The part of an RNA shown here (small-subunit ribosomal RNA, 5' domain) has 512 nucleotides and comes from an uncultured bacterium. The prediction has a mean pLDDT of 82.

Context: one part of a larger RNA
RNA sequence: GGAUGAACGCUGGCGGCAUGCCUAACACAUGCAAGUCGAUCGAAGCACAUGAGUAGUUUACUACAAGUGUGACUGAGUGGCGAACGGGUGAGUAAUGCAUGAGCAACCUGCCCUUCAGUGGGGGACAACAGUUGGAAACGACUGCUAAUACCGCAUAACAUUAUCGGGAGGCAUCUUCUGAUAAUCAAAGAUUUAUUGCUGAAGGAUGGGCUCAUGUCUGAUUAGCUAGUUGGUGAGGUAACGGCUCACCAAGGCGACGAUCAGUAGCCGGUCUGAGAGGAUGAACGGCCACAUUGGGACUGAGAUACGGCCCAGACUCCUACGGGAGGCAGCAGUGGGGAAUAUUGGGCAAUGGGCGAAAGCCUGACCCAGCAAUGCCGCGUGAAGGAAGAAGGCCUUCGGGUUGUAAACUUCUUUUACCAGGGACGAAUAAAAUGACGGUACCUGGCGAAUAAGCUCCGGCUAACUACGUGCCAGCAGCCGCGGUAAUACGUAGGGAGCAAGCGUUAUCC
Numbered sequence: 001g002g003a004u005g006a007a008c009g010c011u012g013g014c015g016g017c018a019u020g021c022c023u024a025a026c027a028c029a030u031g032c033a034a035g036u037c038g039a040u041c042g043a044a045g046c047a048c049a050u051g052a053g054u055a056g057u058u059u060a061c062u063a064c065a066a067g068u069g070u071g072a073c074u075g076a077g078u079g080g081c082g083a084a085c086g087g088g089u090g091a092g093u094a095a096u097g098c099a100u101g102a103g104c105a106a107c108c109u110g111c112c113c114u115u116c117a118g119u120g121g122g123g124g125a126c127a128a129c130a131g132u133u134g135g136a137a138a139c140g141a142c143u144g145c146u147a148a149u150a151c152c153g154c155a156u157a158a159c160a161u162u163a164u165c166g167g168g169a170g171g172c173a174u175c176u177u178c179u180g181a182u183a184a185u186c187a188a189a190g191a192u193u194u195a196u197u198g199c200u201g202a203a204g205g206a207u208g209g210g211c212u213c214a215u216g217u218c219u220g221a222u223u224a225g226c227u228a229g230u231u232g233g234u235g236a237g238g239u240a241a242c243g244g245c246u247c248a249c250c251a252a253g254g255c256g257a258c259g260a261u262c263a264g265u266a267g268c269c270g271g272u273c274u275g276a277g278a279g280g281a282u283g284a285a286c287g288g289c290c291a292c293a294u295u296g297g298g299a300c301u302g303a304g305a306u307a308c309g310g311c312c313c314a315g316a317c318u319c320c321u322a323c324g325g326g327a328g329g330c331a332g333c334a335g336u337g338g339g340g341a342a343u344a345u346u347g348g349g350c351a352a353u354g355g356g357c358g359a360a361a362g363c364c365u366g367a368c369c370c371a372g373c374a375a376u377g378c379c380g381c382g383u384g385a386a387g388g389a390a391g392a393a394g395g396c397c398u399u400c401g402g403g404u405u406g407u408a409a410a411c412u413u414c415u416u417u418u419a420c421c422a423g424g425g426a427c428g429a430a431u432a433a434a435a436u437g438a439c440g441g442u443a444c445c446u447g448g449c450g451a452a453u454a455a456g457c458u459c460c461g462g463c464u465a466a467c468u469a470c471g472u473g474c475c476a477g478c479a480g481c482c483g484c485g486g487u488a489a490u491a492c493g494u495a496g497g498g499a500g501c502a503a504g505c506g507u508u509a510u511c512c
Stems, first nucleotide, its partner, number of pairs: 001512004006508005013381006019374002021339001026337003030334003035081003041077001044074002046071005053064004088292003097217008107209002112205008120154001122152002129144006160185011190197003218264003225255003230252008267289004271282004294315005317328004345371001347370003353367001354365004384414004394405004420448005428439001456501005461482003467496005477484002
């Protein structure tokens, strides 16, 4: 000098764009953050229409009503899809991580795209509901009824899988691929209404993952030996898949001064800061990967989780309790307490972008888009312009002549950015048209008003741009280094003047 997710002191006009718990992965009141589909299904309620019939009355009405139909209707239930995304945090992790480059002849992949084939015929339940009943509650228990794209057999069966027996081609060791025969096994679901969309099996693609290898990846030797599923083999089990992944048996291996093991520290990268570069430092925001979700462990469901707003167990903590037992998890968005030098609103909207569900209308979305707060940063603008010497007054200095503040002010003539007032008023909105904007009556445009609404901070001994007076008297104090102060201090304090930067200026901390 540059830089910062900064803080502190003094000061503070506006706008745009960014950024904003670096500390306690501390504890959390309250609200919201994941639902959706009636074009899977049965039932209930509500509304409307119709209404066999019954009753009242009398010639046409009123009331009740089994039933039937309709619905942009309602909240539960069955079922499907989603909830594994999106959002947060960096505790752990020095390698089951990350980065780069390869490999899988050892693998999986819902939704999506393409192609081929199929969608036949049956059955039994369980919720909801009704009844009984337990419990303070959370939540149950029993009996009975019922539907389905829920569940289960049967048929059909290949390019699928398995087994046996062949033939050809290729390679990378195990093998891979093409092809033939025989046997066995395995599937499905309908819906609305006229055109679709679902469902099942198979093949291919795309996307997303899984696994393996190589190289790189902080400090300490005042850590030198470490290892028993340890290293390898055979066989078996397990997995989507290879593999000590697991197990039985066998062998005695494997790693290590090219730093094993142990200990400490740490998420990694694209990047960011600095530097001429080499390098050094760093990993906030944005993007990719990983890990975690009160602590530890476990599996279930599923295409996908060993699952932040799912389940089970154990621990700590908090809350409710009728003491028998229950409930909870903000490292989602706001917000609270606490810690701290220090970090924001319990805001608006789904209008846009994107996501989930749905045929769609649409619903949900604290993702996101916006607004609010903070000079936290970067950028831009303003606080007026021109003229104006009696060089006014006042201040300060003075050799008392004057000098300086200083064209500075006053005064004259202008301008109106900005602020304020009034009028108009968007783009962002897609589409054939109409409708649809949180932001927002915002940006912007026009008119009006009047210099009007707007300057500070640090420094002035040298380094280092900028000097005098007074006060103080090794005191009070200053200080980044050298150093200053003990009676004329350009170094302390104040004033005048000056220098530098400027809505900021200084200080502190950290990095180069």